[in-house]
Context: one part of a larger RNA
RNA sequence: ACCGGCGAGUUAUCUUUUGUGGCAAGGUUAAUCCCUUCCGGGGAGGAGCCGAAGCGAAAGCGAGUCUGAAUAGGGCGAUUGAGUCGCAAGGGAUAGACCCGAAACUGAGUGAUCUACCCAUGGCCAGGUUGAAGGGAUGCUAAUCCGUCCUGGAAGACCGAACCCACUAACGUUGAAAAGUUAGGGGAUGAGCUGUGGGGAGGAGUAAAAGUCUAAUCAAACUCAGAGAUAUCUGGUUCUCUCCGAAAUGCCUUUAGGGGCAGCGUCGGGCCACUACGCCACGGGGGUAGAGCGACUGAAUCGAUCGCGGGGGCCACCAGCCUACCGCAUCGAACCAAACUCCGAAUACCGUGGUGACUAUCCCGGCAGUGAGUCCACGAGGGCUAAUCUUCGUGGUCAAAAGGGAAACAGCCCAGAUCAUCGGCUAAGGUCCCGAAUCCAUGCUCAGUGAUUAAGGAAGUUCUUUUUCUGAGACAGCGGGGAUGUUGGCUUAGAAGCAGCCACCAUUUAAAAAGUGCGUAAUAGCUUACCCGUCGAGAAAUUGGGCGCCGAUAAUGAACGGGACUAAGCAUGGAACCGAAGCCGUGGGCGCUGGCGAUGCUGAUUGCCAGCGCGGUAGGAGAGCGUUGAUCGGUAGAUACAGGCCAUACCGAAAGGAGUGGUUGCGGACCGAUCAAGUGAUUAUGCCGGU
Numbered sequence: 001a002c003c004g005g006c007g008a009g010u011u012a013u014c015u016u017u018u019g020u021g022g023c024a025a026g027g028u029u030a031a032u033c034c035c036u037u038c039c040g041g042g043g044a045g046g047a048g049c050c051g052a053a054g055c056g057a058a059a060g061c062g063a064g065u066c067u068g069a070a071u072a073g074g075g076c077g078a079u080u081g082a083g084u085c086g087c088a089a090g091g092g093a094u095a096g097a098c099c100c101g102a103a104a105c106u107g108a109g110u111g112a113u114c115u116a117c118c119c120a121u122g123g124c125c126a127g128g129u130u131g132a133a134g135g136g137a138u139g140c141u142a143a144u145c146c147g148u149c150c151u152g153g154a155a156g157a158c159c160g161a162a163c164c165c166a167c168u169a170a171c172g173u174u175g176a177a178a179a180g181u182u183a184g185g186g187g188a189u190g191a192g193c194u195g196u197g198g199g200g201a202g203g204a205g206u207a208a209a210a211g212u213c214u215a216a217u218c219a220a221a222c223u224c225a226g227a228g229a230u231a232u233c234u235g236g237u238u239c240u241c242u243c244c245g246a247a248a249u250g251c252c253u254u255u256a257g258g259g260g261c262a263g264c265g266u267c268g269g270g271c272c273a274c275u276a277c278g279c280c281a282c283g284g285g286g287g288u289a290g291a292g293c294g295a296c297u298g299a300a301u302c303g304a305u306c307g308c309g310g311g312g313g314c315c316a317c318c319a320g321c322c323u324a325c326c327g328c329a330u331c332g333a334a335c336c337a338a339a340c341u342c343c344g345a346a347u348a349c350c351g352u353g354g355u356g357a358c359u360a361u362c363c364c365g366g367c368a369g370u371g372a373g374u375c376c377a378c379g380a381g382g383g384c385u386a387a388u389c390u391u392c393g394u395g396g397u398c399a400a401a402a403g404g405g406a407a408a409c410a411g412c413c414c415a416g417a418u419c420a421u422c423g424g425c426u427a428a429g430g431u432c433c434c435g436a437a438u439c440c441a442u443g444c445u446c447a448g449u450g451a452u453u454a455a456g457g458a459a460g461u462u463c464u465u466u467u468u469c470u471g472a473g474a475c476a477g478c479g480g481g482g483a484u485g486u487u488g489g490c491u492u493a494g495a496a497g498c499a500g501c502c503a504c505c506a507u508u509u510a511a512a513a514a515g516u517g518c519g520u521a522a523u524a525g526c527u528u529a530c531c532c533g534u535c536g537a538g539a540a541a542u543u544g545g546g547c548g549c550c551g552a553u554a555a556u557g558a559a560c561g562g563g564a565c566u567a568a569g570c571a572u573g574g575a576a577c578c579g580a581a582g583c584c585g586u587g588g589g590c591g592c593u594g595g596c597g598a599u600g601c602u603g604a605u606u607g608c609c610a611g612c613g614c615g616g617u618a619g620g621a622g623a624g625c626g627u628u629g630a631u632c633g634g635u636a637g638a639u640a641c642a643g644g645c646c647a648u649a650c651c652g653a654a655a656g657g658a659g660u661g662g663u664u665g666c667g668g669a670c671c672g673a674u675c676a677a678g679u680g681a682u683u684a685u686g687c688c689g690g691u
Base pairs, nucleotide, nucleotide: 001691002690003689004688005687006686011095012094013093014092015091016090017089018088019087020086021085022084023083026050027049028048032044033043034042035041054061055060064076065075066074067073098236099235101233105226106225107224108223109222110221117199118198119197120196121195122194123193124192125190127159128158129157130155134151135150136149137148138147139146163187164186165185167184168183169182170181171180202218204214205213239624240623241622242621243620244619249262250261251260252259253258263370264369265367266366267365268364269363270362275360277356278355279354280353281352282351283350284349290343291341292340297337298336301333302332303331304330305329307328308327309326310325311323312322313321314320373398375396376395377394378393379392380391381390382389403414404413405412418588419587420586421585423584424583425582429578430577431576432563433562434561438575439574440573441572442571443570444569450565456550457549460547461546462545463544466541467540468539469538477534478533479532480531481530483507484506485505488502489501490500513528517526518525589614590613591612592611593610594609595608596607597606598605599604625680627677628676629675630674631673632672633671634670635669641667643664644663645662646661647660648659650657651656
């Protein structure tokens, strides 16, 4: 891991609600006793309990009572009558209370054969090295000191086996081993190692101290018990079908992943009213969007007037002048605000009337679940007008929703699946092929744009606006001219159209600047404006729109789903078609409501027809299937029967139930009604067994 078996809302008492039955202003017995065939039952027992009356703390009074001085007011009651005892079911309380699961706490014991420390008594340390004190001899000395030689054998001394340890590396890491092996390493006469016996223990021991060690267990050992500790937490919780169907919000909470009350669901009862809901009309309050500010509070730009004040400067004898400074005022122009408003909608909300739909609202009671929400659109706050971000409001989807579309894709678009159907029509979205279904018309696009993005850029192309020039010849090209006073004046080394400053005249002309650019040291030179000729029909600038181009760089090749496409792209218009579990047709099932009929007459049951409905998590309500056993009645059974196993084309809406054949084989079975449960397993890192 798989297979098989086991495995979780039970029982007792009290209480509440519903159903049902007995009796009823009453209902009912408990212990106990008596009788009894099959121990199931029958009878006695009225103690007690609940109800029929309440109010008050109570004495007490009583349809009233309490408070109070009160015959006042107020509180709680009566005036409206139903209870009670069984049985069954849904909840609650108390008990382990649906099951499994702690970390821990307490008590009583067991452990120092492991290990830490201590006590007693034993054992062990190959071999080698160094050579302390002391001693002797001798030299020296007055004698010591001191020196030399010999002897001696100290040391938490040295090297190194046994023995003890564990510094490094590799291996091992489902190991040979729940700590080792191999190769090196450290200590090795000592605070050494070791045998045996003994001592002290669980908030205690022991500790050269690491929270170490106390039997592979230690920031409080192990065993049993309290004990089924407790668990606002996690996991699991077993057959079927039918009807309805949520919530992820508000307030409070030592509360935030939990609860209480309300909201929303369901079931039963009551109410049947324009009460709720939609639409229309009328009447309301508002201060949002917008707008405005010469209407306030604030913010804030430019210009003008210089009207006033201040600062600065000049000047001080008074007076006055200047100001690229600040503020106020006046005039003109433009403008901002969630905590500004002279104004002010649409919606929404409230009320009244009418109307529509016959659905809901509303009240009482039983049972819940929910109280982590999510994305999308719109209105806002926070954030960076960031986030599959966060917090609200209004609506929708998902959650709890399958189907079609969006290639794929909970939350987007369309649309809400009772079942069947080799029938039809549509929605979104599509109609060249993959792949169901297409054509027409008019434009645009050349970028494979379509089929990813911006600021910005560009004689892309198309439509359009306004203006100017033009057969008295435009625009472009080509041919020619483009002069004179004069090198204008100043400046300058120079300045001659062309460094710079000033001025910008006049003449000849068809026209020609005191010069548009290049150029020179300065001249020169080239060129332009301007004019003529040639040519012969449109030219130039500009506004706005459509579709394109560049901008466009990332890690496997990946931005039409692919093929492909110049439409099979984009825009506009038209006519078709395809397309879903939508709608329609036909047939079947179930639920609710209504009508008619039958049975029954207390409730109710049933047949036919019509209308409406039948997605569904948590959850509520209902109806059933199956397992084991009990009681009563019935049935099969010797060719056996029940049960098990194998095969099988049957029946039922499902859980499930038969029939037949084969095989097995003396056990008990099956059907109907009723009852009682150790009553249903793919999941609990479930438990046990097998493989």